[in-house]
This is a predicted structure of a 103-nucleotide RNA (Purine riboswitch aptamer) from Neobittarella massiliensis (ex Bilen et al. 2018).
RNA sequence: GCGUGUAAGAUUCAUAUGGCCCAUAUAAGUCUGCGAAUAGGGCGCAGAAGUCUCUACGCGGUGACCGCAAAUCACCUGCGCUAUGGGCACCUUUGCGGGGGCG
Numbered sequence: 001g002c003g004u005g006u007a008a009g010a011u012u013c014a015u016a017u018g019g020c021c022c023a024u025a026u027a028a029g030u031c032u033g034c035g036a037a038u039a040g041g042g043c044g045c046a047g048a049a050g051u052c053u054c055u056a057c058g059c060g061g062u063g064a065c066c067g068c069a070a071a072u073c074a075c076c077u078g079c080g081c082u083a084u085g086g087g088c089a090c091c092u093u094u095g096c097g098g099g100g101g102c103g
Stems, first nucleotide, its partner, number of pairs: 001102002004018004009013001019088007026056001030048006041066002050057001058079002060076005090099003
C1' cells in the first nucleotide's frame, strides 16, 4: 500500500459462475381422488389450480381434537430449495480498535 473465489478475455474494464444480503413469487399454503394408522396413531400415492415463473409444495417441535371412527386443527413472525431482479466485498468489534493474507 492492497483486498471475494473460479473460468476465459481484456488490461484494471466487462462477462459468466460461486458467496453474502435485500426484494418479488408462494401462503413450503389450498382443493380433489384412492389407500393407510388409530389416543404409543394422525401417514402414503396420484392429480388440479396457485407464480410475468422453472422447480418444490416437506420436516421438526408444542398444544388441541378425535373414546376406536374417519377426519384432523392451531401455533412457531421455527428450518429451506427454486426462479427473477437488484446490491455488496478480508475477518472480528456497538465503537475505538484488533487480527490475518499479499506486495
About this RNA: Lineage of the source: Bacteria > Bacillati > Bacillota > Oscillospiraceae > Neobittarella (ex Bilen et al. 2018). It matches the Rfam family "Purine riboswitch aptamer". Rfam describes the family as follows. Riboswitches are metabolite binding domains within certain messenger RNAs that serve as precision sensors for their corresponding targets. Model confidence (mean pLDDT): 75 of 100.